Context: one part of a larger RNA
RNA sequence: CUGGGCGUAAAGCGUGCGCAGGCGGAUGUUUAAGUCAGACGUGAAAUCCCCGAGCUUAACUUGGGAAUUGCGUUUGAAACUGGACGUCUAGAGUGCGUCAGAGGGGGGUGGAAUUCCACGUGUAGCAGUGAAAUGCGUAGAUAUGUGGAGGAACACCGAUGGCGAAGGCAGCCCCCUGGGAUGACACUGACGCUCAUGCACGAAAGCGUGGGGAGCAAACAGGAUUAGAUACCCUGGUAGUCCACGCCCUAAACGAUGUCAACUGGCUGUUGGGUGCGAGAGUACUCAGUAGCGAAGCUAACGCGUGAAGUUGACCGCCUGGGGAGUACGGCCGCAAGGUUGAAACUC
Numbered sequence: 001c002u003g004g005g006c007g008u009a010a011a012g013c014g015u016g017c018g019c020a021g022g023c024g025g026a027u028g029u030u031u032a033a034g035u036c037a038g039a040c041g042u043g044a045a046a047u048c049c050c051c052g053a054g055c056u057u058a059a060c061u062u063g064g065g066a067a068u069u070g071c072g073u074u075u076g077a078a079a080c081u082g083g084a085c086g087u088c089u090a091g092a093g094u095g096c097g098u099c100a101g102a103g104g105g106g107g108g109u110g111g112a113a114u115u116c117c118a119c120g121u122g123u124a125g126c127a128g129u130g131a132a133a134u135g136c137g138u139a140g141a142u143a144u145g146u147g148g149a150g151g152a153a154c155a156c157c158g159a160u161g162g163c164g165a166a167g168g169c170a171g172c173c174c175c176c177u178g179g180g181a182u183g184a185c186a187c188u189g190a191c192g193c194u195c196a197u198g199c200a201c202g203a204a205a206g207c208g209u210g211g212g213g214a215g216c217a218a219a220c221a222g223g224a225u226u227a228g229a230u231a232c233c234c235u236g237g238u239a240g241u242c243c244a245c246g247c248c249c250u251a252a253a254c255g256a257u258g259u260c261a262a263c264u265g266g267c268u269g270u271u272g273g274g275u276g277c278g279a280g281a282g283u284a285c286u287c288a289g290u291a292g293c294g295a296a297g298c299u300a301a302c303g304c305g306u307g308a309a310g311u312u313g314a315c316c317g318c319c320u321g322g323g324g325a326g327u328a329c330g331g332c333c334g335c336a337a338g339g340u341u342g343a344a345a346c347u348c
Base pairs, nucleotide, nucleotide: 004319005318006317007302008301012316014201015200016199017198021194022193023192025088026087027086028085029084030083031082033081034080035077036076037075038074039073040072041071042070049065050064051063052062053061054060091191092188093187094186095185096183097182098181099180103177104176105175106174107173108172109171110154115149116148117147118146119145120144121143125136126135162169163168206247207246208245209244210243211242215241216240220236221235222234223233258315259314260313261312262311263310266293267292268291269290270289271288272287273286274285275284276283277282297304298303321348322347323346330341331340332339333338
């Protein structure tokens, strides 16, 4: 390079935005770069191939032809791709009405519970476990009542439910703000799809500075268990978990399934719109989501199955036996931890 692949065998970048690049709707005119056809020139000879000739044959030598799939010039064709100029509305978008939502940021506020503090009642236990012990308690605990402090998380509703690009998002109220669905009309007129490099976001843990600290809890200490027990169980307990700002940039970041578009039987539930019928309960249809089952088809099987892993197209990423190894070296990034890019020897 050609090929075959990427749900689970190796393989979809964690997610989005997006320059270059690649690809791109309908129709008309034109052009002739790509494309196609003809002619001419060139494409050395030898070699290869075909038909002959010469050594007794063959190898070998040799004549002619073909081929040299290319390049250039020129004449034409105009369907397709490209260029130019118009037109269009089915893609895309804007306006308008309606709607749902834990989408994001900021501020405020509420109740339950845990813990702690003060006081009252009250007395000998409490806590904990498989059983115990460490621990707490006569300096009055646990329990119970009242009051107070403080931090974190929001029971029920709650759902195979909703929203978000992903990570993720949940008490209630207010402010600011992004996106989406749907309906009829109007408008713009291909403005689109994808996207190497790039940019942004990115759970938890971790890091820096300053706060905060109720509960929980790496480390740590003690008690048990055990042959041992650097564990599982118990009693404590510091970072951390929380907030602000700044880093880190990873994950079974999973649907282990890239994004976009078109096409291809159905059935059942549910969320948000719309239309018709009906007095209503409902019911039929339709668009967008989210689940279950399944025709055809696909698949190694499992399974997928209009939300495809079916049938196709566009673009990107990635894979190419196991180990060595996501290691070493170098580069880039980071305060560090480390991340990213990423081999080889050797070995099976």
Molecule: small-subunit ribosomal RNA, central domain
Organism: uncultured soil bacterium